The prediction has a mean pLDDT of 76.
Two RNAs folded together computationally: RNase P RNA and transfer RNA, 411 nucleotides in total.
RNA sequence: AAGGUUCUUCAAGCAAUCGCUUUGAUGCAUGACAUCAAAGAGGAAAGUCCGAGCUCCACAGGGCAUGACGCCGGGUAACACCCGGGAGCCGUAAGGCUACAGAAAGUGCAGCAGAAAGUAUACCGCCUCCGAAAGGAGGUAAGGGUGAAAAGGUGAGGUAAGAGCUCACCGGAUUCACAGUAAUGUGAACCGCAUGGUAAACCUCGUCAGGAGCAAGGCCAAGAAGCGUGUGGAUGGUCCGUCCAAGCCACGCGGGUAGGCUGCUGGAAACCGCCGGAGACGGCGGUUCUAGAUAGAUGAUUGCAUAAACAGAACUCGGCUUAUGAAGAGCCUUCUUU
RNA sequence: GGGCCGCUAGCUCAGCUGGUAGAGCAGCAGACUCUUAAUCUGCGGGUCAAAGGUUCGAUCCCUUUGCGGCUCA
Numbered sequence: 001a002a003g004g005u006u007c008u009u010c011a012a013g014c015a016a017u018c019g020c021u022u023u024g025a026u027g028c029a030u031g032a033c034a035u036c037a038a039a040g041a042g043g044a045a046a047g048u049c050c051g052a053g054c055u056c057c058a059c060a061g062g063g064c065a066u067g068a069c070g071c072c073g074g075g076u077a078a079c080a081c082c083c084g085g086g087a088g089c090c091g092u093a094a095g096g097c098u099a100c101a102g103a104a105a106g107u108g109c110a111g112c113a114g115a116a117a118g119u120a121u122a123c124c125g126c127c128u129c130c131g132a133a134a135g136g137a138g139g140u141a142a143g144g145g146u147g148a149a150a151a152g153g154u155g156a157g158g159u160a161a162g163a164g165c166u167c168a169c170c171g172g173a174u175u176c177a178c179a180g181u182a183a184u185g186u187g188a189a190c191c192g193c194a195u196g197g198u199a200a201a202c203c204u205c206g207u208c209a210g211g212a213g214c215a216a217g218g219c220c221a222a223g224a225a226g227c228g229u230g231u232g233g234a235u236g237g238u239c240c241g242u243c244c245a246a247g248c249c250a251c252g253c254g255g256g257u258a259g260g261c262u263g264c265u266g267g268a269a270a271c272c273g274c275c276g277g278a279g280a281c282g283g284c285g286g287u288u289c290u291a292g293a294u295a296g297a298u299g300a301u302u303g304c305a306u307a308a309a310c311a312g313a314a315c316u317c318g319g320c321u322u323a324u325g326a327a328g329a330g331c332c333u334u335c336u337u338u
Numbered sequence: 339g340g341g342c343c344g345c346u347a348g349c350u351c352a353g354c355u356g357g358u359a360g361a362g363c364a365g366c367a368g369a370c371u372c373u374u375a376a377u378c379u380g381c382g383g384g385u386c387a388a389a390g391g392u393u394c395g396a397u398c399c400c401u402u403u404g405c406g407g408c409u410c411a
Base pairs, nucleotide, nucleotide: 001334002333003332004331005330006329007328008327009326010325013304014303015302016301017300018299020040021039022038023037024036025035026034027033028031042310046321047320049319050318051317052316053315054213055212056211057210061240062239063238064237066209067208068207069206070205071085072084073083074082075081086100087098088097089096090095101204102203106202107201108198109197123144124143125140126139127138128137129136130135152170153169154168155167156166157165171193172191174189175188176187177186178185179184217262218261219260220259226253227252228251229250230249232244233243234242269288270287271286272285273284274283275282276281339410340409341408342407343406344405345404348363349362350361351360357394365381366380367379368378369377387403388402389401390400391399
């Protein structure tokens, strides 16, 4: 210098003029009024993919079904998130990725090709025997061929030819010992290796989950026309349990309304300091108040040489994912120079 | 704002538990006809919305994204 990789920070500022929303104060004309002051979008406000708070369903109880998750330990209100570790894979490396339980409980699937797709089998070949030959009988699974995948791999011995048939090394199963909280690792003994793939196929094992969502729910005002069906309703799928009820309930059709208040923002809150921890994170103390609209405010113009990316809150938090501009730092590889 | 579905040929739709995707209409060519329509015969046309993963193999299973639609006061 180039390329790569990991992490962190910011997302503009100032001035003038004209506006918008909320809150507070003041005024009188008591109005969605006027004046003044203060505050006013994000790292993703997004996707709605997870997890919670909160509200309602009487309680949220049991079984089945269904769904999610799945190495180990920890963090957390909780999680499918995060941290640390293990194993496997990718990369020269820094580093990254992993739906990473079980195929020896059972069932299923594997088109075409191939002898054979799983307690199998022999097309070519190799070897032995019979035969003049063509061919036949048997042995074999080393080699060829098919396929994504062919019953441990390499080498040597052995054999008629071969074969874990035997041996050495590697891989694997079992048992034991040691280290570690554990996943797991290391070592020794032993087994010739006997049941290969697929669970993001059904399934099995373990853990967790009652349902709906702020258009939830509560209150006020206005308006309106009732009718039909039902041994039912309280929830989602079902059974049990529990509770309510004989219409004041549920469902369907029809009619009316399209207004206001609340929920609504002070919270697992932010910042700073100290302490504990390897880290995620936790504890203590201090300081601060930091949007709340309801057709939906947070904007426009000009100047400062210049403002450009993705993008706009709607009950609130913790994550993940996706979109995206700029800056900085650490580390790795290659090349060059001293 | 919350919840739930769907993207396959030019159009409307099949494709069911993974094995190389079809039907009708439309289009093109030919036959019939004086000509056209109708009819008959033949043909072409698909990034299965996009990207990634699981699998030997994906329209199908899983994840993310894009677009479209339905519903709740």
Rfam match: Bacterial RNase P class A. Rfam's curators write: Ribonuclease P (RNase P) is a ubiquitous endoribonuclease, found in archaea, bacteria and eukarya as well as chloroplasts and mitochondria. It is annotated as a ribozyme.